[in-house]
Context: one part of a larger RNA
RNA sequence: GGACGAACGCUGGCGGCGUGCCUAACACAUGCAAGUCGAACGGGGAUUAUGAGCGGAAGUUUUCGGAUGGAAGCUUGUAAUUCUAGUGGCGGACGGGUGAGUAACGCGUGAGCAACCUGCCUUCUACAGGGGGAUAACGCACCGAAAGGUGCACUAAUACCGCAUAAGACCACGAUGGGGACAUCCCGAUGAGGUCAAAGGAGCAAUCCGGUAGAAGAUGGGCUCGUGUCUGAUUAGAUAGUUGGUGAGAUAACGGCCCACCAAUUCAACGAUCAGUAGCCGACCUGAGAGGGUGAUCGGCCACUUUGGAACUGAGAAACGGUCCAAACUCCCACGGGAGGCAGCUGUGGGGAAUAUUGGGCAAUGGAGGAAACUCUGACCCAGCAACGCCGCGUGAAGGAAGAAGGCCUUCGGAUCGUAAACUUCUAUCCUUGGCGAAAAUAGUGAUGGUAGCCUAUAAAAGAAGUCCCGGCUUUCUACGUGCCAGCAGCCGCGGUAAUUAGUAGGGGGCCAGCGUUGUCC
Numbered sequence: 001g002g003a004c005g006a007a008c009g010c011u012g013g014c015g016g017c018g019u020g021c022c023u024a025a026c027a028c029a030u031g032c033a034a035g036u037c038g039a040a041c042g043g044g045g046a047u048u049a050u051g052a053g054c055g056g057a058a059g060u061u062u063u064c065g066g067a068u069g070g071a072a073g074c075u076u077g078u079a080a081u082u083c084u085a086g087u088g089g090c091g092g093a094c095g096g097g098u099g100a101g102u103a104a105c106g107c108g109u110g111a112g113c114a115a116c117c118u119g120c121c122u123u124c125u126a127c128a129g130g131g132g133g134a135u136a137a138c139g140c141a142c143c144g145a146a147a148g149g150u151g152c153a154c155u156a157a158u159a160c161c162g163c164a165u166a167a168g169a170c171c172a173c174g175a176u177g178g179g180g181a182c183a184u185c186c187c188g189a190u191g192a193g194g195u196c197a198a199a200g201g202a203g204c205a206a207u208c209c210g211g212u213a214g215a216a217g218a219u220g221g222g223c224u225c226g227u228g229u230c231u232g233a234u235u236a237g238a239u240a241g242u243u244g245g246u247g248a249g250a251u252a253a254c255g256g257c258c259c260a261c262c263a264a265u266u267c268a269a270c271g272a273u274c275a276g277u278a279g280c281c282g283a284c285c286u287g288a289g290a291g292g293g294u295g296a297u298c299g300g301c302c303a304c305u306u307u308g309g310a311a312c313u314g315a316g317a318a319a320c321g322g323u324c325c326a327a328a329c330u331c332c333c334a335c336g337g338g339a340g341g342c343a344g345c346u347g348u349g350g351g352g353a354a355u356a357u358u359g360g361g362c363a364a365u366g367g368a369g370g371a372a373a374c375u376c377u378g379a380c381c382c383a384g385c386a387a388c389g390c391c392g393c394g395u396g397a398a399g400g401a402a403g404a405a406g407g408c409c410u411u412c413g414g415a416u417c418g419u420a421a422a423c424u425u426c427u428a429u430c431c432u433u434g435g436c437g438a439a440a441a442u443a444g445u446g447a448u449g450g451u452a453g454c455c456u457a458u459a460a461a462a463g464a465a466g467u468c469c470c471g472g473c474u475u476u477c478u479a480c481g482u483g484c485c486a487g488c489a490g491c492c493g494c495g496g497u498a499a500u501u502a503g504u505a506g507g508g509g510g511c512c513a514g515c516g517u518u519g520u521c522c
Stems, first nucleotide, its partner, number of pairs: 001522004006518005013393006019386002021351001026349003031345002035090003040087002043084012059068003097304003106229008116221002121217007129163001131161002139152005168196004173191001175190002178187003200209003230276003237267002242264006249257001279301004283294004306327005329340004357383001359382003365379001366377004396426004406417002409414001430463001433457001434455003440448001466511005471492003477506004487494002
């Protein structure tokens, strides 16, 4: 000198764009953050229309006995629209947060898998025949303070289960031939045996959306290897599933991944092991570069979601807002038993030098579900707060010497603040009032927002300047008071009676809505 997710002191007009718990991975009140589909299914409710039954008002008539008339209402059936607890499907493995752990194939980079998986999506091929038994909801009867649960009986499906069919796939077998590879091996054709499918819905229909099996693609993942990746030797030896083999198991798949047996290896001064520290990278800061430092925001990967462990479901999880067990903590309780997990968005306490609103909207982009309308979305888009940062603008312009008053210095002549002010003329950015009013998005839809912007008019220089320094380094000097005191100080150093170094004033210098200090890095 540059830089910062900064903080502190003094000061503070406006706008645009960014950024904002670096500390306690401390504890959390409240609200919201993952639902959706009635075009998979049986119920239930509401509304409307209509059929049937019951019901009998007003009115009309009367010989006063009645007759006629049919409304409201109730029950039940059908149809349409609509809402939905439950069964079922898809999604809750994405998106969001944090950096505790991890020195590791975790990450970066370059390869490999002839050792692998891949829902939804795209393309292609083929198929969907015929049956069965349940169960929730609802109902009845109960238990419990609650959370919740039990028994009996009924019912549906794109829920579940057999059968048929099998191009094909898979499994084991066998023969011949061809090609390829670093080895185990791989590819294609032919043969015969075994196993394995399916679901319907909407529509008058056409058709559309789905279903099953297979092949290929795309996307996403899994695994392996070369190489790079902080400090300490005042850590020198470490290792028994340890190293390798055979066999079996497990997995989507290779492998001590696991197990039985066999052998005794394997790593290490090119630093094993141990200890400390740490998420890694693209990047960011600095520097002429080489290098050094950092890993906030944004993007990629990893790990975690109170702590420890475990599996279930599923294409995918060892699953933040799923389940089970244990632990600590908090809450409810009728003491028998239950409930919870903000490192999601706000917000609270606490810690701290220190870090914001319990805001608006799904209009855009993106995501989930749905045939769609649409619903959900604290992702996201916006607004609010903060000079925290960068950038832009303003706080007036021109004229104006009686060089005013006043301050300060003085050799008492004057010098200086100083064209500075007053005063005159002018302007109106920002600001104030009124009007018009976007782009973002179009077939339609705008939270932002009557915002940005534009115009006219109004008035008035009004409402808008500070901060640090002035001994040398280093641009910038005098006076007063103080008297090794009070104090200053980045280093050298200043102050003990003439202090350009402390304090105040005048003057001057630097930067400027900031200035200075502290901290950290180059």